[in-house]
Molecule: transfer RNA
Organism: Actinomycetota bacterium
RNA sequence: GCCGCCUUAGCUCAGGGGUAGAGCAACGCACUCGUAAUGCGUAGGUCCGGGGUUCAAAUCCCCGAGGCGGCU
Numbered sequence: 001g002c003c004g005c006c007u008u009a010g011c012u013c014a015g016g017g018g019u020a021g022a023g024c025a026a027c028g029c030a031c032u033c034g035u036a037a038u039g040c041g042u043a044g045g046u047c048c049g050g051g052g053u054u055c056a057a058a059u060c061c062c063c064g065a066g067g068c069g070g071c072u
Stems, first nucleotide, its partner, number of pairs: 001071007010024004018055001026042005048064005
């Protein structure tokens, strides 16, 4: 220098056009003599940034940033 992949909740990851979810973690309640475990519930996200397409973009396209890998 060229190519590919990834970036979504505190963490690990789903979701690939119709307005965002799971597990773990956190918090509350139940249970217990008390903790842990377990069960039920609650909260938590300008979806890496900008632009474009579209009635509508986390999702499609372009440019950038960061990370990982391959080739030279």